Overview: A computed fold for an 86-nucleotide RNA from Phaeobacter sp. J2-8, annotated as Glycine riboswitch aptamer. Model confidence (mean pLDDT): 76 of 100. The model forms 90% of the base pairs in the Rfam consensus. It was read from a public genome assembly, where an Rfam model found it.
Formats: sequence, structure tokens, C1' cells
RNA sequence: CGCAACUCAGUGGGAGAACCGGUUUCGCCGGUGCCGAAGGAGCAACCGCCCCGGAAACUCUCAGGCCAACGGACCUCUGAUGUCGA
Repeated sequence: CGCAACUCAGUGGGAGAACCGGUUUCGCCGGUGCCGAAGGAGCAACCGCCCCGGAAACUCUCAGGCCAACGGACCUCUGAUGUCGA
């Protein structure tokens, strides 16, 4: 000096899914149903140091969610850390 492999922070974007009843009314409770992109779990292509282990945006729906808000996987941009190279 350089890298977008990992991690952290900031920034912008960011989906899906209900109704009914009760009530001390914008909050809560109950019944049934629904959603998957916090998290969690399962199978597995594949990968590895191949005993074993790591593994999804697939599957499940414990959790979470179904006005809005919050949250939100993932992606853009910026910065930092750290490693490696010159």
C1' cells in the first nucleotide's frame, strides 16, 4: 500500500400471514386459523483434518409474528479490526 474471506459498527432498502367474541379500550384476554426472513430444531446436496465434524434461502413451527410501530434473514455503501501478500 492492497483484498470486500471472517467479525464488529454505522447507513439505506427489506417480505409474508386472520377472523370472531369479551373487556377496565389503542392495551389486554380467549377460541380457531394462518405466516417464515430474529432465534431454535431436523433432513440433506456438498465440503473437510474423513474416527468424526461443518453444513441451506429446503423442512418443522418450540419461540416469534399476522393495523401501525418495534423487530427482521439477506443485500448496497462506508469505516474499523484482523490475516495474508508486496